This is a predicted structure of a 264-nucleotide part of an RNA (large-subunit ribosomal RNA, domain VI) from Agathobacter ruminis. Its Rfam family is "Bacterial large subunit ribosomal RNA". Its mean pLDDT, the model's own confidence on a scale to 100, is 87.
Context: one part of a larger RNA
RNA sequence: CGGAGGAAAUUUGAGAGGAGCUGUCCUUAGUACGAGAGGACCGGGAUGGACGGACCACUGGUGUAUCUGUUGUCGACCAACGGCAUAGCAGAGUAGCCAAGUCUGGAAGGGAUAAACGCUGAAGGCAUCUAAGCGUGAAGCCCCCCUCAAGAUGAGAUUUCCCCUCCUAUAAGGAGAUAAGACCCCUGAGAGACUAUCAGGUAGAUAGGGCAGAGGUGGAAGCAUGGUAACAUGUGGAGCUGACUGUUACUAAUCGGUCGAAGG
Numbered sequence: 001c002g003g004a005g006g007a008a009a010u011u012u013g014a015g016a017g018g019a020g021c022u023g024u025c026c027u028u029a030g031u032a033c034g035a036g037a038g039g040a041c042c043g044g045g046a047u048g049g050a051c052g053g054a055c056c057a058c059u060g061g062u063g064u065a066u067c068u069g070u071u072g073u074c075g076a077c078c079a080a081c082g083g084c085a086u087a088g089c090a091g092a093g094u095a096g097c098c099a100a101g102u103c104u105g106g107a108a109g110g111g112a113u114a115a116a117c118g119c120u121g122a123a124g125g126c127a128u129c130u131a132a133g134c135g136u137g138a139a140g141c142c143c144c145c146c147u148c149a150a151g152a153u154g155a156g157a158u159u160u161c162c163c164c165u166c167c168u169a170u171a172a173g174g175a176g177a178u179a180a181g182a183c184c185c186c187u188g189a190g191a192g193a194c195u196a197u198c199a200g201g202u203a204g205a206u207a208g209g210g211c212a213g214a215g216g217u218g219g220a221a222g223c224a225u226g227g228u229a230a231c232a233u234g235u236g237g238a239g240c241u242g243a244c245u246g247u248u249a250c251u252a253a254u255c256g257g258u259c260g261a262a263g264g
Base pairs, nucleotide, nucleotide: 001151005162006161007160008159009158010157011156015148016147017146018145021049022048023047024046025045026044027043033038051105052104053103054102055101059099060098061097062096066092067091068090069089070088071085072084073083074082075081109143110142111141116136117135118134119133163264164176165175166174167173181259182258183257184256185201186200187199188198189197206252207251208250209248210247211246212245213244215241216240217239222235223234224233225232226231
């Protein structure tokens, strides 16, 4: 821009893409078969590998604004803290992301067939699967399963919402203000390179902060007691705590602006 008014939702599916793998074991059955050695078809069940998808309760990885220990040095000193040294080094670790972790998929079924195997059957009194006609038949083909999909210009369908003035006397012409609705702008994340999408914008829990909790770390500072001291113990599962959960308008989403129909 189009889809013959303007919108907001919900859809159909022409078409396109994905997937399509396979082992071993048990049973049928030591049966059929075979002198024996050996050893099935068909059918039923179990469990794996590789590959794909999803997820983070478990096992773990990461986790550079979490906690702790500790070395050197600087910030006059003690104590307490902070900066720098690869995150100084080391131990642990929430959320998120992830696999080595967990769950799950290939199936079953239908249709038309290939090779092949048949039925009926002439030409050609017989025979013949074929010439007319009718079947069986594959991990393959078309459906079925998953995803996208009406720019499918062949532009589909359904539901709901919105409905004027002027130029002007006519018009499928022009102009303007609005409606439903949308955007700008702003707060953001289940989203994300940007955009988009999604959640919100005071009639508000969108983010930050506060409060409470979960989880993490692992026993704060100060004081007291014991010890010459290093230190230990008590107060006290203490103090601190990024992303998690709930709650709370304290802060910021203020105030505003723009677009947007009228012969459907």